[in-house]
This is a predicted structure of a 551-nucleotide part of an RNA (large-subunit ribosomal RNA, domain I) from Nitratireductor sp.
It matches the Rfam family "Bacterial large subunit ribosomal RNA".
The coordinates come from a structure-prediction model, not an experiment, and the mean pLDDT is 80.
The organism belongs to Nitratireductor, within Bacteria.

Context: one part of a larger RNA
């Protein structure tokens, strides 16, 4: 050094597992907004990073219901503290909701600046004005009491005059009990009123007052504009296609809708939406391609209104019924094995429940549940009833229809009807019009230039519930974990990685070695510790140890 066996480290495949994802049915819901949205900053705990939750009442407050013994959200502890006077947690209704943001007093480099207006006051101290009460000392009077007198002392009344208190006004200085607050103050549209130029009347314009609107949201709807790449095996007429994309604008759907329709000489009877008809008729550098209808079978079916006893709407009013949190909810015990027993043994039960979960291995009868039955205050919804307002002059002319130009229709100007209309003309008036693919005649049909209309159809940002020959950690959402996070771009934007100890932390008391380390060895727990927070299983590359042979 090689070969082999053994034993190991490293690495995290594989295996089981699932919080998570991913589809599909079925029911609901289909919107939130100036009473200030979505979406955010920033605060908000006893320690508080982040995530949830709330908002200076900030992991909360208030009423009602509901439940019944624990609670103080979650990583992740410890104290405090709460609770059978019923927390904590569920529902429903409500109050608080800081700044930003459509943001809207005015600005602004979002989460800040800076403003008018409108809504109480206190205290002091000056000065003046007025009232009482008080105290104090003069003056004059009167009584009283002492004193031989002078004199003194008390008390009353009258004058005046200081000090103190109290209330009023006005100045001025401090203070803020919501006031370091609270509310309103943009724009635009539509109504009403005021005012009011050039410019006489007026108009414009300017102010109020009142209602509404403005944003945001996943796809579905309608409309207004509208590409090219591509296809023809180039390429222009076509085609991709009214697709993408942008703009209007609305709803739970939306749109369209009661024949100026088809049909064929029979006759049907609004619309919509599917399945045939058909890839037919047809159209097309008759190339690529593009494509109906009539009529037939379903799904749903509903018609009405424009001056009448009728219809549709709005409002109120009573209101059956639906909905919430959640209650009830049947039946087991034994041996063995094991760490446990739900396996096994032996003997039972329930069953409108033997879907599922979980519990220390696989449980119908241990736990949640399931089948089945009840249950709901206010509030909101809401079928029917009732009641009351409203409808304002009428069948549709600058219309039909033609000229030109252009789009729609299977139909690209063609024989080219039919619809729409930029322009330019322009009718009849039910004795009348319009249509049946140029056009004419006859026939048959309907009755345009006014309005509304549910269902049958589409879509799923979202909520229940429920299912998979859907995925199981390089799958399966970009995300099972602090993810649109960390990190990377000036920015639009790109965009990860990363799950499992065990049944219970029973997370290794204690003692050695080491530096009061890492790190290991005894000890101990446990079923296992080669299950030691580098933790299930632990493959391979790839790095050692032994032991054999071989050079």
């Nucleotide at each position: 050094g090689g070969c082999a066996a053994u034993u190991g480290g490293u690495g995290g495949a594989u295996g089981c597992c699932u919080u998570g994802g991913c589809a599909u049915g079925c029911a609901c819901a289909g919107g939130c907004g100036a009473u200030g949205a979505a979406g955010g900053a920033c605060g908000u705990g006893a320690u508080a990073c982040g995530c949830u939750g709330c908002g200076a009442u900030a992991a909360g407050c208030u009423a009602c219901g509901g439940g019944g013994a624990g609670g103080u959200g979650c990583g992740a502890a410890u104290a405090c503290c709460c609770u059978u006077u019923g927390a904590u947690c569920c529902g429903u209704a409500g109050a608080u909701u800081u700044c930003c943001g459509a943001a809207u007093g005015g600005g602004g480099a979002a989460a800040c600046c800076c403003a008018c207006c409108u809504u109480a006051g206190a205290u002091g101290c000056u000065u003046g004005g007025a009232a009482a009460a008080u105290c104090a000392g003069a003056g004059c009077g009167g009584c009283a009491g002492g004193g031989c007198a002078a004199c003194u002392u008390g008390c009353c009344g009258c004058u005046g005059u200081g000090g103190u208190u109290u209330c009023c006004a006005a100045g001025u200085a401090u203070c803020g009990u919501u006031a370091c607050a609270a509310g309103g103050u943009a724009u635009c549209u539509u109504a009403u009123c005021c005012u009011g130029a050039a410019u006489a009347c007026a108009u414009a314009g300017g102010g109020a007052u009142a209602a509404g609107a403005g944003g945001c949201g996943a796809a579905c709807g309608c409309g207004g504009g509208g590409a090219a790449c591509u296809g023809a095996a180039a390429c222009a007429u076509c085609u991709a296609a009214g697709u993408a994309c942008c703009c209007g604008u609305a709803g739970g759907a939306a749109a369209g809708g009661a024949c100026a329709u088809c049909a064929a000489c029979c006759g049907a009877g609004a619309c919509u939406c599917c399945g045939c008809a058909a890839g037919u008729a047809g159209u097309g550098g008759c190339g690529a391609g593009c494509g109906a209808a009539c009529g037939c079978g379903g799904a749903c079916c509903a018609g009405g209104c424009c001056a009448g006893u009728g219809a549709c709407a709005a409002u109120c009013a009573u209101g059956a019924g639906a909905c919430a949190a959640g209650c009830a909810g049947a039946a087991c015990c034994u041996u063995c094995u094991g760490g446990a027993a739900a396996g096994u043994u032996g003997g039972g039960c329930c069953a409108u429940a033997g879907c599922g979960g979980g519990u220390g291995a696989c449980a119908g009868c241990c736990c949640c549940g399931u089948a089945u039955g009840c249950g709901u205050a206010a509030u909101g919804c809401g079928a029917a009833u009732g009641a009351u307002u409203g409808u304002c002059c009428u069948c549709g002319a600058g219309u039909a229809a033609g000229g030109c130009g252009g789009g729609a229709c299977c139909c690209g100007u063609g024989a080219a009807a039919u619809c729409c209309u930029g322009u330019c003309u322009g009718a009849a008036c039910a004795u009348g019009g319009g249509g049946a693919g140029a056009c004419c005649a006859c026939u048959c049909u309907c009755c345009a230039a006014g309005c509304c209309u549910a269902a049958g159809u589409a879509c799923u940002c979202g909520u229940g519930c429920a299912u998979g020959a859907c995925c199981g950690a390089u799958a399966g959402u970009g995300a099972a974990c602090u993810a649109g996070u960390a990190c990377c771009g000036u920015g639009a934007g790109g965009g990860a990685a990363a799950g499992g100890u065990g049944a219970a932390a029973a997370g290794c008391a204690c003692c050695c070695c080491g530096a009061c380390a890492a790190g290991g060895g005894g000890a101990g727990u446990g079923a296992a510790a080669u299950a030691g927070u580098a933790c299930c299983u632990g493959a391979a590359a790839c790095c050692g140890a032994u032991u054999g042979c071989c050079u």